[in-house]
TPP riboswitch aptamer (THI element) from a soil metagenome, 94 nucleotides, folded computationally. It matches the Rfam family "TPP riboswitch aptamer (THI element)". Rfam describes the family as follows. Vitamin B(1) in its active form thiamin pyrophosphate (TPP) is an essential coenzyme that is synthesised by coupling of pyrimidine and thiazole moieties in bacteria. Gene Ontology term of the family: thiamine pyrophosphate binding. Its mean pLDDT, the model's own confidence on a scale to 100, is 76.

RNA sequence: CUGCUAGGGGAGCCAUCUGGCUGAGAAGCGGCGCGGAACGCGCUGCUGACCCUAUGAACCUGAUCUGGGUAAUACCGGCGUAGGGAAGCGGCAA
Numbered sequence: 001c002u003g004c005u006a007g008g009g010g011a012g013c014c015a016u017c018u019g020g021c022u023g024a025g026a027a028g029c030g031g032c033g034c035g036g037a038a039c040g041c042g043c044u045g046c047u048g049a050c051c052c053u054a055u056g057a058a059c060c061u062g063a064u065c066u067g068g069g070u071a072a073u074a075c076c077g078g079c080g081u082a083g084g085g086a087a088g089c090g091g092c093a094a
Base pairs, nucleotide, nucleotide: 001091002090003089004088005087006053007052008051009050012021013020014019027047028046029045030044031043032042033041034040059084060083061082065078066077067076068075
């Protein structure tokens, strides 16, 4: 650097619904509940892509946190040497 198998994870914000922002990724098809109803709100299944698997900031908690910024949002920084968090077997090169 890479293969196989297995496992972990999130999918936000704005919108004139065409699309726009960040990101590796913001996808597709369904289900349930709330509601008078909706293209509304909450929960959730499957599939796919993507990322991560202890050299573990993938991702979760703290957090309805904090400084800055934005049209808005974990958008950026802090918190963070915090607390958690999913692995085995091979191959190639030096």